Background:
The part of an RNA shown here (small-subunit ribosomal RNA, 3' major domain) has 475 nucleotides and comes from an uncultured prokaryote. Rfam family: Bacterial small subunit ribosomal RNA.
[in-house]
Context: one part of a larger RNA
RNA sequence: UGACGGGGGCCCGCACAAGCGGUGGAGUAUGUGGUUUAAUUCGAUGCAACGCGAAGAACCUUACCAGGGUUUGACAUCCUGCGAACCUCUUGGAAACGAGAGGGUGCCUUCGGGAGCGCAGUGACAGGUGGUGCAUGGCUGUCGUCAGCUCGUGUCGUGAGAUGUUGGGUUAAGUCCCGCAACGAGCGCAACCCACGUCUUUAGUUGCCAGCAUUUAGUUGGGCACUCUAGAGGAACUGCCGGUGUCAAGCCGGAGGAAGGUGGGGAUGACGUCAAGUCCUCAUGGCCCUUAUAGGCAGGGCUACACACGUGCUACAAUGGCCGGUACAGAGGGCAGCAACGGGGCGACCCCGAGCGAAUCUCGCAAAGCCGGUCUCAGUUCGGAUUGGAGUCUGCAACUCGACUCCAUGAAGUCGGAAUCGCUAGUAAUCGCGGAUCAGCAUGCCGCGGUGAAUACGUUCCCGGGCCUUGUACA
Numbered sequence: 001u002g003a004c005g006g007g008g009g010c011c012c013g014c015a016c017a018a019g020c021g022g023u024g025g026a027g028u029a030u031g032u033g034g035u036u037u038a039a040u041u042c043g044a045u046g047c048a049a050c051g052c053g054a055a056g057a058a059c060c061u062u063a064c065c066a067g068g069g070u071u072u073g074a075c076a077u078c079c080u081g082c083g084a085a086c087c088u089c090u091u092g093g094a095a096a097c098g099a100g101a102g103g104g105u106g107c108c109u110u111c112g113g114g115a116g117c118g119c120a121g122u123g124a125c126a127g128g129u130g131g132u133g134c135a136u137g138g139c140u141g142u143c144g145u146c147a148g149c150u151c152g153u154g155u156c157g158u159g160a161g162a163u164g165u166u167g168g169g170u171u172a173a174g175u176c177c178c179g180c181a182a183c184g185a186g187c188g189c190a191a192c193c194c195a196c197g198u199c200u201u202u203a204g205u206u207g208c209c210a211g212c213a214u215u216u217a218g219u220u221g222g223g224c225a226c227u228c229u230a231g232a233g234g235a236a237c238u239g240c241c242g243g244u245g246u247c248a249a250g251c252c253g254g255a256g257g258a259a260g261g262u263g264g265g266g267a268u269g270a271c272g273u274c275a276a277g278u279c280c281u282c283a284u285g286g287c288c289c290u291u292a293u294a295g296g297c298a299g300g301g302c303u304a305c306a307c308a309c310g311u312g313c314u315a316c317a318a319u320g321g322c323c324g325g326u327a328c329a330g331a332g333g334g335c336a337g338c339a340a341c342g343g344g345g346c347g348a349c350c351c352c353g354a355g356c357g358a359a360u361c362u363c364g365c366a367a368a369g370c371c372g373g374u375c376u377c378a379g380u381u382c383g384g385a386u387u388g389g390a391g392u393c394u395g396c397a398a399c400u401c402g403a404c405u406c407c408a409u410g411a412a413g414u415c416g417g418a419a420u421c422g423c424u425a426g427u428a429a430u431c432g433c434g435g436a437u438c439a440g441c442a443u444g445c446c447g448c449g450g451u452g453a454a455u456a457c458g459u460u461c462c463c464g465g466g467c468c469u470u471g472u473a474c475a
Base pairs, nucleotide, nucleotide: 001475002474003472004471005470007469008468009467010466011465012464013463015459016458019423020422021421022420023419026314027313028312029311030310031309032308033307034305035304042053043052064300065299067297070294073125077124078123079121080120081119082118083117086103087102088101089100090099091098092097107114108113127289128288130287132285136283137282138278139277140276141274143272148187149186150185151184152183153182154163155162156161167178168177169176193266194265196263198234199233200232201231202230203229204228207224208223209222212221213220237260240254241253242252243251244250316416320375321374322373323372324371325370326369332363333362334361337356338355342351343350344349382413387408388407389406390405391404392403393402429451430450431449432448433447434446435445
């Protein structure tokens, strides 16, 4: 100087408390451990691994296994020889890969040849998701959006170093004020950036409709006021008033205002820590393999199952289930695509196919809600696992191993031990909708809107963190 303390002081954070809803019990989805296996590819392992890499494992992916096959190679550069490239047919095979037959003679040319492509050969080389993340770059997690981390000059100290950065206030903040042997500065904080909330203005189609006419319908005429769209601007600064405070910074209350003291949200992550994670995104040193640790194929596996754990979904019901009627979103996607209308099917879906590269057409009925009816506390008209049968769709192909539909079946489960998680407001809870990936496959992920709470006395305690101080046999 740090680090640590079941030392002290001050202060923060859904850290506790106060509340609301969960997890832990059931069934199931998914990940992991373990076990099994020819293989169940590999990585991630307290917080910060475990719906994680994977935003899509039937083949492919695929890195794994067994099998049948290849050796200048699937890919790059160079050399030699032959042949245009290429196409068709027969045949062996699971395919990879062979065997055979036929067609075909192109482009440029200084007529030597050349470009491109194919086959064969030679060696230089290719290739490696092989090992090392403890050799590395890059990227990322985490402490933590915590308020800190430093430097120049000066001063003090023999020196390590100190001072500044401590102190008194204050703040979300090393934020600002005051004081001070310090005076300044840098990286962080804040602001500048994005979108939301308010207004003005410009613009008015594909959007909108107040008044007029018209219609089943903003449908058409008309209009651009309103909504909206998308560009430009205004607006919030403790600016004003009162109180308080060291005539300070600020704090408390009020006015006006769409918004008030950082308006709510996002992006943004200082010096560093964990030899944290990643050599399987990529790049890369040295090491290793080179008829194999490389490369091609079809099949299997990654989907196994006595069990254990994590994360979800669905429930156990009446604030509910079922039936009928009826209302209101936002944000997105669409041409190898989205598909209306009409028709068929109980349905998944099928047929036809208008329109639309989309404020125009379409996915597309939002659901909870509201109104009416029914069920009456029961393992039930709760719950839907499991299984049988029949189908639909995608795809070369759904046996291992897809999703969905219909009929039948109707398991566990009556609110969950110890323990444990999230959340402070348009939040939790609850309800549906969309998107990426994607042929197909979503209870996951990323978004969107609808309905919409309760509670916070307080900081003694648990956890994490900041500043000052103290002890130390630790560095």
About this RNA
Its mean pLDDT, the model's own confidence on a scale to 100, is 85. The RNAcentral record of the full RNA draws on ENA.